[in-house]
């Protein structure tokens, strides 16, 4: 110089995959290692709480792209989704990003 909310508690909600390898008839949130991610089933953890794309449904959807999931665009601001607060900071510019 831009910028509007920030951070702490407290309440509540939410998700944990996919590939190999051993094990195992098999299921397997059993062991190992690999990938993406805030997070990969336990963690006083992370993420979200109507300023709601967190997460669930459509959907074992469609393209493209990957070893695979992931991602990217659609589907789509389509149907749901936690709706109640305490302290402090802050337009005398905070928090974080970029700039210079």
């Nucleotide at each position: 110089g831009c910028c509007a909310g920030u951070g702490a508690c407290a309440a509540g909600g939410g998700g944990u995959g996919c590939c190999c390898c051993g094990c195992g008839c098999a299921g397997g949130c059993c062991g190992g290692g690999g990938c993406u991610g805030a997070g990969a089933u336990c963690a006083c953890a992370c993420c979200c709480u109507u300023u709601g794309a967190a997460c669930c449904u459509g959907a074992u959807c469609u393209a493209g792209c990957c070893a695979g999931c992931a991602c990217u665009a659609g589907c789509g601001a389509a149907g749901g989704g936690a709706c109640c607060g305490u302290c402090a900071c802050c337009a005398u510019g905070a928090c974080g990003a970029c700039u210079u």
Record summary: The RNA shown here (TPP riboswitch aptamer (THI element)) has 100 nucleotides and comes from Rothia santali. RNAcentral holds the sequence, with entries from Rfam. It matches the Rfam family "TPP riboswitch aptamer (THI element)". Gene Ontology term of the family: thiamine pyrophosphate binding. From the family's description: Vitamin B(1) in its active form thiamin pyrophosphate (TPP) is an essential coenzyme that is synthesised by coupling of pyrimidine and thiazole moieties in bacteria. NCBI's taxonomy places the organism under Bacteria, Actinomycetota, Micrococcales, Micrococcaceae, Rothia.